c-di-GMP-I-GGC riboswitch aptamer from a Syntrophomonadaceae bacterium, 91 nucleotides, folded computationally. The model forms 94% of the base pairs in the Rfam consensus.
RNA sequence: AAACGAAAUGGCAAACCCAUCGAAAGGUGGGGACGCAAAGUUAGGGAUCUACGGCCUUAUAUUCAAGGCUAUGACUGCCCGGCUGCCGAAG
Repeated sequence: AAACGAAAUGGCAAACCCAUCGAAAGGUGGGGACGCAAAGUUAGGGAUCUACGGCCUUAUAUUCAAGGCUAUGACUGCCCGGCUGCCGAAG
C1' cells in the first nucleotide's frame, strides 16, 4: 500500500423457515450458513425480475375474462463505474 490475498482479530450472511409490509418483484425483523476482502455504500450505465396502473388485441358486449406490451417499481450476493475502508505473510 496503487496492486495482491497467506495468517489473525473482528464483520457480513445465500437457500430454507417464521413474523410483518407490498398487487407483485421484493423490503424489514428473528432463526439459519451457501458463500464473501469490499457480500461496506451508491440505482449512474447495462443486464435481469415484477406489472397495481396504463396501452393494445381477442372474445363477450357497459360488468366480468384471456393474451401481449410498458417502469415510473425492484435488485449492488449479475457486470461496469462513483465514494469510503480493516489486517499485512509471500511476491
Taxonomically the source falls in Syntrophomonadaceae (Bacteria, Bacillota, Clostridia, Eubacteriales).